This is a predicted structure of a 72-nucleotide RNA (transfer RNA) from Physocladia obscura.
The source organism's lineage runs through Eukaryota, chytridiomyceta, Chytridiomycetes, Chytridiales and Physocladia.
Order: sequence, then C1' cells, then structure tokens
RNA sequence: GCCUUUAUAGCUCAGCGGCAGAGCGUUCCCCUCGUAAGGGAAAGGUCGGUGGUUCAAUCCCGCCUGGAGGCA
Repeated sequence: GCCUUUAUAGCUCAGCGGCAGAGCGUUCCCCUCGUAAGGGAAAGGUCGGUGGUUCAAUCCCGCCUGGAGGCA
C1' cells in the first nucleotide's frame, strides 16, 4: 500500500429499511428477625465520525478513524 471483517447501554452481545432490545451490572421498592436467594420498577444510547440513496437509515452506498485477520 491492497483485500476481508468489525464498531449498538458500564460489560458481553442481539436487532439483514418503519418508535432501539436482552443478559449481567447500577439505583430504588417488596419479601425476611437479618443476610443471601427470589419478585417488581427505574435510570443509562447523539447506534464510532462525515457525506449520499430513500417518504423513512443502527440496517444500503462512499470516505475517514479505531480494533482484528490476510497478501505484498
């Protein structure tokens, strides 16, 4: 330098065009004599950045940045 792949909540990951989700974690409540376990609720995301396509983009396309792998 070229090619492939990846970037979504604090962590691990779903979501292959129509309002962003789960598990764990965090906070609060219930339960208990108390703790653990169990039950319920809440907070937390400019979906890496920037342009484009589209009525509509986390999703499709270009470029940039970071990670992983390959070729030279």
The coordinates come from a structure-prediction model, not an experiment, and the mean pLDDT is 83. It matches the Rfam family "tRNA". The family's RNA type in Rfam is transfer RNA. Gene Ontology term of the family: triplet codon-amino acid adaptor activity.